Record summary
A computed fold for a 77-nucleotide RNA from a Candidatus Altimarinota bacterium, annotated as transfer RNA.
[in-house]
RNA sequence: GCCAAUAUAGCUCAGCCGGUUAGAGCACGAGAUUCAUAUCCUCGAGGUCGGUGGUUCGAGUCCACCUAUUGGCACCA
Numbered sequence: 001g002c003c004a005a006u007a008u009a010g011c012u013c014a015g016c017c018g019g020u021u022a023g024a025g026c027a028c029g030a031g032a033u034u035c036a037u038a039u040c041c042u043c044g045a046g047g048u049c050g051g052u053g054g055u056u057c058g059a060g061u062c063c064a065c066c067u068a069u070u071g072g073c074a075c076c077a
Base pairs, nucleotide, nucleotide: 001073002072003071004070005069006068007067010026011025012024013023019057028044029043030042031041050066051065052064053063054062
């Protein structure tokens, strides 16, 4: 340099063929339980979906570019 994949909550990940309000587990906070702690149970908070544009009545989802990470290929006088 070329190609491909990935980017969604603090972490690991779902999200179908574009449709009304974006979810789970863990972690975190509160409650309940216990002599107490842990486990288990209940509830809660936490996101403008990597960025900028575009298409559309409508975009996490489709398109273009950019950024980051990962893998492959090429180059290495």

Its Rfam family is "tRNA". Rfam describes the family as follows. Transfer RNA (tRNA) molecules are approximately 80 nucleotides in length. By type it is a transfer RNA.